[in-house]
RNA sequence: AGGCCCGUAGCUCAGUCUGGCUAGAGCGCUGGUCUCCAAAACCAGAUGUCGGGGGUUCGAAUCCCUCCGGGCCUGCCA
Numbered sequence: 001a002g003g004c005c006c007g008u009a010g011c012u013c014a015g016u017c018u019g020g021c022u023a024g025a026g027c028g029c030u031g032g033u034c035u036c037c038a039a040a041a042c043c044a045g046a047u048g049u050c051g052g053g054g055g056u057u058c059g060a061a062u063c064c065c066u067c068c069g070g071g072c073c074u075g076c077c078a
Base pairs, nucleotide, nucleotide: 001074002073003072004071005070006069007068010027011026012025013024020058029045030044031043032042033041051067052066053065054064055063
C1' cells in the first nucleotide's frame, strides 16, 4: 500500500443477504414475592446517538460514499 471480516443494552451476541409493526435475546442490574437472613425460584422494571458523518428513499441497524477503531491475509521499501 491492497484485500477481507468485525463495531447493536453493562457483557456475549441475533437481526444486515431480501429496507417496512414500537430495536431484540441470554447473562447481569434494580424492585417485589418468598425466607430468621441470604441463595434459588417466581413476578415486575430500567438502560441503546445500532462506531462518527454524509447520501439514496415515503421509510435505513439493514443499501451507497467517506472517516475512526479492532482483527486477519497479501505485498513494497529498508
Description: Model confidence (mean pLDDT): 81 of 100. This is a predicted structure of a 78-nucleotide RNA (transfer RNA) from an Actinomycetota bacterium. Its Rfam family is "tRNA".